[in-house]
Context: one part of a larger RNA
RNA sequence: UGACGGGGGCUCACACAAGCGGUGGAGCAUGUGGUUUAAUUCGAAGCAACGCGAAGAACCUUACCUGGACUUGACAUGGUAGGAUUAGGUGGUGGAAACAUCACUGACACUUUUCGGAGCGGAACUAUCACAGGUGUUGCAUGGCUGUCGUCAGCUCGUGCCGUGAGGUGUUGGGUUAAGUCCCAUAACGAGCGAAACCUUUAUCCUUAGUUGCCAACAGUAAGGCUGGGGACUCUAGGGAGACUGCAUACGUUAAGUGUGAGGAAGGCGGAGACGACGUCAAGUCAUCAUGGCCCUUAUGUCCAGGGCUACACACGUGCUACAAUGGUCGGUACAAAGGGAAGCGAGAUCGUAAGAUGGAGCCAAUCCGUAAAGCUGGCCUCAGUUCGGAUUGAGGGCUGCAAUUCGCCCUCAUGAAGCUGGAAUCGCUAGUAAUCGUGGGUCAUCAAUACCACGGUGAAUACGUUCCCGGGGCUUGUACA
Numbered sequence: 001u002g003a004c005g006g007g008g009g010c011u012c013a014c015a016c017a018a019g020c021g022g023u024g025g026a027g028c029a030u031g032u033g034g035u036u037u038a039a040u041u042c043g044a045a046g047c048a049a050c051g052c053g054a055a056g057a058a059c060c061u062u063a064c065c066u067g068g069a070c071u072u073g074a075c076a077u078g079g080u081a082g083g084a085u086u087a088g089g090u091g092g093u094g095g096a097a098a099c100a101u102c103a104c105u106g107a108c109a110c111u112u113u114u115c116g117g118a119g120c121g122g123a124a125c126u127a128u129c130a131c132a133g134g135u136g137u138u139g140c141a142u143g144g145c146u147g148u149c150g151u152c153a154g155c156u157c158g159u160g161c162c163g164u165g166a167g168g169u170g171u172u173g174g175g176u177u178a179a180g181u182c183c184c185a186u187a188a189c190g191a192g193c194g195a196a197a198c199c200u201u202u203a204u205c206c207u208u209a210g211u212u213g214c215c216a217a218c219a220g221u222a223a224g225g226c227u228g229g230g231g232a233c234u235c236u237a238g239g240g241a242g243a244c245u246g247c248a249u250a251c252g253u254u255a256a257g258u259g260u261g262a263g264g265a266a267g268g269c270g271g272a273g274a275c276g277a278c279g280u281c282a283a284g285u286c287a288u289c290a291u292g293g294c295c296c297u298u299a300u301g302u303c304c305a306g307g308g309c310u311a312c313a314c315a316c317g318u319g320c321u322a323c324a325a326u327g328g329u330c331g332g333u334a335c336a337a338a339g340g341g342a343a344g345c346g347a348g349a350u351c352g353u354a355a356g357a358u359g360g361a362g363c364c365a366a367u368c369c370g371u372a373a374a375g376c377u378g379g380c381c382u383c384a385g386u387u388c389g390g391a392u393u394g395a396g397g398g399c400u401g402c403a404a405u406u407c408g409c410c411c412u413c414a415u416g417a418a419g420c421u422g423g424a425a426u427c428g429c430u431a432g433u434a435a436u437c438g439u440g441g442g443u444c445a446u447c448a449a450u451a452c453c454a455c456g457g458u459g460a461a462u463a464c465g466u467u468c469c470c471g472g473g474g475c476u477u478g479u480a481c482a
Stems, first nucleotide, its partner, number of pairs: 001482002003479003007476002010473003015466002019429005026321008034312002042053002064307007073131001077130006088105007108121001110119003133296002136294003142290002144285003147281001149279001154193006160169003173184003199273004204241007214230002218228003244267001247261005323422001327381007340369002344363002349358003388419001393414007435458007
C1' cells in the first nucleotide's frame, strides 16, 4: 500500500421489510446430468453453464456411427510434359448412391487450303511435382469478440510539497448529490479516463407539406371518404419552441443544495434506449473468423447411402397448460399498435364439418392482403374429478417436401390420465410497473415456437423503515496474510 475480520461508524440497491404474482407437487414442452448405444458430434459448469452457441437436426444442415468409394484430391496457385484418341454431349453395364467402366459423337482462336483436310496455339483436360485440405490439439501461446463485478463511482496523471524509502498528499475534512455531482475548507494547484451532457425515441405546442392518409363545413349518393371538393382536424415527417431549480417562499454558511408552492403537456435526471473507466475472474470462445506451436497426409483429408444428434429405471434447471364459477361453453357486439409480403401476401366466389382445396381480383404496398383477444351483452352449466382439466391412445383425413417408418405440423370423430392450489426451500416486480389479454416478426419448403425479439389492450397492491440476510462504495481500526 492492499486484502481480510462472526471490528466500528456512514451510505446505497426489489438487499431485507410491506405487498402482488409465481417456482418447488401434476401433465406436457425444452435444455442439462446420468445411463444406454455402432453413434447417441462438439462446446457452455456457482452467481456470470442448463428454451445457452442453435434466428428452425426427416435428407441437407452434420462436425458423430456403419458400410461403399476417391487419392494433386470437393477448393487455390505455380512448374514440367502430353494434348484431337481432348473438354463437353448422348447412350449402355455394375451400383443404394458416390464412383468405376465401355461405346458413339465431338467444340474454340490463328495460319493455310484443292473446302476433304493439314499445321500451330490458349483455356479446359490428363500425367507428374510443389502443394491443397483438417469442425484434429493447445482459449494456460494469441488477436478479435463477449460475459461479470456494474451504469457501481470510481481509476489515474503533470508539477509542487512531505517521507531515507515503499509511498503519501491531491482523491482527506464539513455539507450536498443518482454521481470524485457541486459548494466551502485545505500544501496543494491543475488535468485526463469515467459520471453528466451531446445522439435516438416517447410525452405538449407551433410551423411547412397534403398523397396512398384525414373529413369539420358545402353538394351528390340506398350505403360506404364512395364522388365533387376541402387542409380545418387526425395522421405522416421535415423544421422549430418548450424545463433551466427559471419564479415565489422556508431552511441552509450570504454557498452548493433541500422542502413546499405557482404556472405548465411535462418539475427538479420527465419516461425509455444506445453508451460500460482503470481493472478482476490464466472467466468464455482455436467449432464464427484470424493465428503461433504440435499432429494427420491412400487419411484425423474428400464424396456417397443409411443410421444417429429425437434413446430412457432416473435426477436437476427453464417454461407452457391446469386444478375452475373473478370460471367453462354457445350466440350477439366494440376498440389497437407494430411488423411482413414477388420462387411472395393472396380478397370476393365455389367445394369441404374442418384442416384445406379450386380459382386468381388487388398489391413491389400510408393504396392490396390479415376476425385482435381479454371486454360488453344474453342463454345454459350450480361445486361435481364436473359442460373443470386436457395428457394418452384408436380411426379417418389434409399440407409441405425426391422422401414424414425411425422422426414433421394441422383437422375431424372417439378415448378422457394425473391434477382439488403444491414440504423444506426459492424467484420476479416500485407504475402504465406487476398481473393478465391477444397481435406481429426473424429463422423457415414444412415444422416440433409453449422459445426468442418486438407490439399494443386492460391495469393493481405496497414501501413504517434500515435491526437483520445478500451485494456494493467511502472513512477508521486490528492482523502471525501478500